Predicted 3D model of an 87-nucleotide RNA (Glycine riboswitch aptamer) from Terribacillus saccharophilus.

RNA sequence: CUCUGGAGAGUGCUUCCGUAGUAGAAGCCACCCAAGAAGCAACUAUGGUCCAAGGACGAUAAGAAACUUUCUGGUAAAUGGACAGAG
Numbered sequence: 001c002u003c004u005g006g007a008g009a010g011u012g013c014u015u016c017c018g019u020a021g022u023a024g025a026a027g028c029c030a031c032c033c034a035a036g037a038a039g040c041a042a043c044u045a046u047g048g049u050c051c052a053a054g055g056a057c058g059a060u061a062a063g064a065a066a067c068u069u070u071c072u073g074g075u076a077a078a079u080g081g082a083c084a085g086a087g
């Protein structure tokens, strides 16, 4: 990269456009985490202190989640989609 599987949450309300519309735009409220992004953490690494030699304590900076936030994204279908399997 290709194929397959792939969750959560209002097709909410109002206005505009309009023959009409589940389309588009704006505003408001409610909600979701599995694009992305950010934060913390077990843990890993470094060296220090103590010791019953097994471990414990605290420090440093780097990596680090499916946890947290909801900035971004999303809440019918389509699209997208972390992750998993195969090539």
Base pairs, nucleotide, nucleotide: 001087002086003085004084005083010029012028013027014026015025016024030075031074032073036071037069038068039067043063044062045060046059048057049056050055